Predicted 3D model of RNase P RNA and transfer RNA as a complex of 434 nucleotides.
It holds a member of the Rfam family "Bacterial RNase P class A". Rfam classes the family as a ribozyme.
C1' cells in the first nucleotide's frame, strides 16, 4: 500500500425566531423544564401487568430438541463439543431417535429394502452332446479337451440422488470379510471432562440405504384472553321481536380444546334499540450513566448519580443565518427482554492474509 | 389490539399422500360463409407473490419478508 474478518458508536451541527404536546409554578400577563428510534416497524417468540378460571384425573393439541451456564422468561444470549467452509482472522449448522412400529422413495434400473441377478466372469462339482486317447467280456467304462444346460459369483460394466462398509495383499474355477493388515463401524472396559464428547485398550468380520422441516417414539415446556385488558363516574334507549335446546334425574351453561367429574338452574344466538363522554390504568422502570469487584464470557453484586414523551383526531414542526462529509431507513400509543426485516454514509478499536521498504 | 382468508396463464379458478402444473373464457392461424357472428380443427401463454432452507426432487413441507381482502369488542 492492497484485500478482508469481527466488535462498538454516530444518524447533519450550531444560533435566532414563531408555533405544537405534557409537567411544575403563577400576581392569570406569563415564566421555567421535558418532548421519538436503532430499528419506535413486522407482530415472529418470551415475560411483567390486568381480568376470567383454578378439588382432581385422563386424552388430545401446540412448541422446543448436542452439552453446560446466563436470565423474570425465551425458540434469545454466552462458553464448550461435533460436523461443514475458508490459506487465515473467522463464518455457517432445526445438531435427540431410522436396531419400537407405519408410510414414501417418481423415471431409470435385475433389484429401492424379508433383497435380487440384465450384461459380464467361471466350468472345480453335477449333467448332456461332440472330438481325441486308452481299455474292453463290444453293452460300455475311464481320462483329457471344446461347447451348452443346471449351477456358482457379486470383482467389473450398466441405472440412479441413493445399490447392502473402503483400500491393499492373500485366496479361488471365478469370486466374495472367505482370511489378514490399515481405515471406518458396533459392543465392552479404562482415562480425562459437571456434561456433550475426546483419547487409549480389548473384542466382533460387520449388523439391516435414505427420509422424522412424513406420521411417530423419547425428554422437557405450555390454563385462557388481552390496556378496546380492567376499575370508577356520567348519559341515553323499547328490558321490544324472533329462534335453538330443555321444562323434572334430562337439557343448557360455566370450569375458554375434549371427556369423566363438579357447580348453577334457564342459558345462548340473531334482528332491532342506545351511546360514541370523562377520570384512573399511563409511565420510576427486570431504568439510564459512571466507578469498583467477581466471572473466559453472557451476566451478577455493591456504591454514586440522573429523571429521560405520555397524546386520545392524537404534539416533536416552519422560517432565517453560518458551516460541512449535503444528510438514509423510518415515527411512540400499557411496558419490558429478544429475534427478524429496512437503512445515504461516516468514525473508532482488535485481528488476518498478500506485497513492498527499513 | 387480536383473529381469519387469499396471492397459480391476459381474466376466473382447480391442483389428493412431495414425483413432467391443468380447466373454462380470452388470443392467434386455418376451415366453413358472398361477408360477419356462431360453429369445427390446431396452436399459444406460467420467475406457482419474493428470498432462504429440508429433500434426490417443493405449487405442496419449514422459516422469513411483501402485497391484498375480511372480521371481533361498549350499554341494555
Nucleotide at each position: 500500500g492492497g484485500a478482508g474478518u469481527c466488535g462498538g458508536c454516530c444518524a447533519g451541527a450550531c444560533a435566532g425566531u414563531c408555533g405544537c404536546g405534557g409537567g411544575a409554578c403563577u400576581u392569570c400577563g406569563g415564566u421555567u423544564c421535558c418532548g421519538a428510534g436503532g430499528a419506535a416497524a413486522g407482530u415472529c417468540c418470551g415475560g411483567g401487568c390486568u381480568c376470567c378460571a383454578c378439588a382432581g384425573g385422563g386424552c388430545a393439541a401446540g412448541g422446543u430438541g448436542c452439552c453446560a451456564g446466563g436470565u423474570a422468561a425465551c425458540g434469545c444470549c454466552u462458553g464448550g463439543g461435533g460436523g461443514g467452509c475458508g490459506c487465515g482472522a473467522g463464518c455457517c449448522c432445526a445438531c435427540g431417535g431410522a436396531a419400537a412400529g407405519u408410510g414414501c422413495c417418481a423415471c431409470a434400473g435385475a433389484a429401492a429394502a424379508u433383497a435380487u441377478a440384465c450384461c459380464g466372469c467361471c466350468u472345480a462339482c453335477g449333467u448332456c452332446u461332440g472330438c481325441g486317447c486308452g481299455u474292453u467280456u463290444c453293452g460300455g467304462c475311464g481320462c483329457g479337451c471344446c461347447g451348452g444346460c443346471c449351477g456358482g459369483u457379486a470383482a467389473g460394466g450398466g441405472u440412479g440422488a441413493a445399490a447392502u462398509g473402503g483400500u491393499g495383499c492373500g485366496g479361488u474355477a471365478a469370486g466374495a470379510g472367505c482370511g489378514c493388515a490399515c481405515c471406518g463401524c458396533g459392543c465392552g472396559g479404562g482415562u480425562g471432562g459437571c456434561a456433550a464428547c475426546a483419547c487409549c485398550c480389548g473384542u466382533g468380520g460387520c449388523a439391516g440405504g435414505g427420509u422424522a422441516a412424513a406420521c411417530c417414539c423419547c425428554a422437557c415446556c405450555u390454563g385462557g384472553a388481552g390496556c378496546a385488558a380492567g376499575a370508577c363516574c356520567g348519559a341515553a334507549u323499547a328490558g321490544g321481536g324472533g329462534g335453538a335446546c330443555g321444562u323434572u334425574a334430562g337439557g343448557a351453561u360455566g370450569c375458554u380444546g375434549c371427556c369423566c367429574g363438579c357447580a348453577u338452574u334457564g342459558u345462548c344466538c340473531c334482528c332491532g334499540g342506545g351511546u360514541a363522554g370523562g377520570u384512573c390504568g399511563c409511565u420510576c422502570g427486570a431504568g439510564g450513566c459512571c466507578g469498583g469487584c467477581g466471572g473466559u464470557g453472557a451476566c451478577g453484586c455493591c456504591g454514586g448519580u440522573c429523571c429521560c414523551a405520555g397524546a386520545u383526531g392524537a404534539a416533536u414542526g416552519g422560517c432565517u443565518g453560518u458551516c460541512c462529509a449535503c444528510g438514509a431507513c423510518a415515527g411512540a400509543a400499557c411496558c419490558c427482554g429478544g429475534c427478524u426485516u429496512a437503512c445515504c454514509g461516516g468514525c473508532c478499536g482488535a485481528c488476518u492474509c498478500c506485497u513492498u521498504g527499513u | 389490539u387480536c383473529c381469519c382468508c387469499g396471492g397459480u396463464a391476459g381474466c376466473u379458478c382447480a391442483g389428493u399422500c412431495g414425483g413432467u402444473a391443468g380447466a373454462g373464457c380470452g388470443g392467434g392461424u386455418g376451415g366453413c360463409u358472398g361477408u360477419u357472428a356462431a360453429c369445427c380443427a390446431c396452436c399459444u401463454u406460467g420467475u406457482c407473490g419474493g428470498c432462504g432452507g429440508u429433500u434426490c426432487g417443493a405449487g405442496u413441507c419449514c422459516g422469513u419478508c411483501c402485497c391484498g381482502g375480511g372480521g371481533a369488542g361498549c350499554c341494555a